[in-house]
This is a predicted structure of a 75-nucleotide RNA (transfer RNA) from a Verrucomicrobiales bacterium.
Rfam family: tRNA. It is annotated as a transfer RNA.
The coordinates come from a structure-prediction model, not an experiment, and the mean pLDDT is 82.

RNA sequence: GCACCCGUAGUUCAACGGAUAGAACGGAGGCCUCCGGAGCCUCAGGUAGAGGUUCGAUUCCUCUCGGGUGCACCA
Numbered sequence: 001g002c003a004c005c006c007g008u009a010g011u012u013c014a015a016c017g018g019a020u021a022g023a024a025c026g027g028a029g030g031c032c033u034c035c036g037g038a039g040c041c042u043c044a045g046g047u048a049g050a051g052g053u054u055c056g057a058u059u060c061c062u063c064u065c066g067g068g069u070g071c072a073c074c075a
Stems, first nucleotide, its partner, number of pairs: 001071007010025004018055001027043005048064005
């Protein structure tokens, strides 16, 4: 340099193009307890960025950014 794949919560993962994007773990608070752990309840936390298509985009298209894999180059 070329091709392909991936990017969603702090982490690991869901979500036929369709309502207000969910779950587990983790975090905070509460209940419980003599205290802690466990258990139970509640809360916070979001689609990498910009455009496009569409009545409607996490999903489809383009570009950019980031990561990975393969190939090529390395005089």